RNA sequence: GCGGGUGUUGUUCAACGGCUAGAAUGCCAGCCUUCCAAGCUGGAGACGUGGGUUCGAUUCCCAUCACCCGCU
Numbered sequence: 001g002c003g004g005g006u007g008u009u010g011u012u013c014a015a016c017g018g019c020u021a022g023a024a025u026g027c028c029a030g031c032c033u034u035c036c037a038a039g040c041u042g043g044a045g046a047c048g049u050g051g052g053u054u055c056g057a058u059u060c061c062c063a064u065c066a067c068c069c070g071c072u
Stems, first nucleotide, its partner, number of pairs: 001071007010025004018055001027043005048064005
C1' cells in the first nucleotide's frame, strides 16, 4: 500500500427498516441478616464519527476512525 472482518451501557452479548434499543454481569438504593456474604425488589447507564437513501436507519449505501486477520 491492497483486500476482508468487527465496532451497541463499565464488561460480555442480542435486536425483519417501524419498541420506551433487550439480557447477563458489574454499579447505586432499599428489604432481609447481630454484621458480612448470599438472596429478593427497584434504579441509573449504550448504538465509534460524519454524510447519504428512506415517510422512518443500530439495521441499507459512502467516507472516515479504532481494533483484528490475510496479502504485498
Overview
The prediction has a mean pLDDT of 82. The RNA shown here (transfer RNA) has 72 nucleotides and comes from a Clostridia bacterium. It was read from a public genome assembly. Lineage of the source: Bacteria > Bacillati > Bacillota > Clostridia.